Molecule: transfer RNA
Organism: Methylobacterium thuringiense
This record gives sequence, C1' cells and structure tokens, in this order.
RNA sequence: GGGUGCGUAGCUCAGCGGGAGAGCACUUCCUUGACAUGGAAGGGGUCACAGGUUCGAUCCCUGUCGCGCCCA
Repeated sequence: GGGUGCGUAGCUCAGCGGGAGAGCACUUCCUUGACAUGGAAGGGGUCACAGGUUCGAUCCCUGUCGCGCCCA
C1' cells in the first nucleotide's frame, strides 16, 4: 500500500430500516444482629466521526479515525 472483520451503557455482548436492549457492575429499599445470597425499584448511551440514500438509519452507501487478521 491492497483486502477483510470489528467499533452499541463502566465491562462483556445482542439487535441489522420504524420501541436502543440483556447479563454483570452501580444507587436506593426489603430481608439479616451484621455481611453475603435472594427480591423490588431506579440511574447511566451524541449506537466511533462526517456526509449521503430514505417519509424514517445503530442497521444501507461513501469517506475518515482506531483496533485485529490476511496478502505484498
């Protein structure tokens, strides 16, 4: 340099055109003498960035950035 995959909550990931979600973690409450476990409720996201397509984009297209792999 070329090709390819990935980038979504603090962490691990799902979702692949029309509600942004799960598990763990965090906060509060219940339970306990206390802790742990268990139960209930809750907070937290510019879906890497920019542009385009579309009535509508996390999702499709293009470019850029970062990370991994392959080729040279």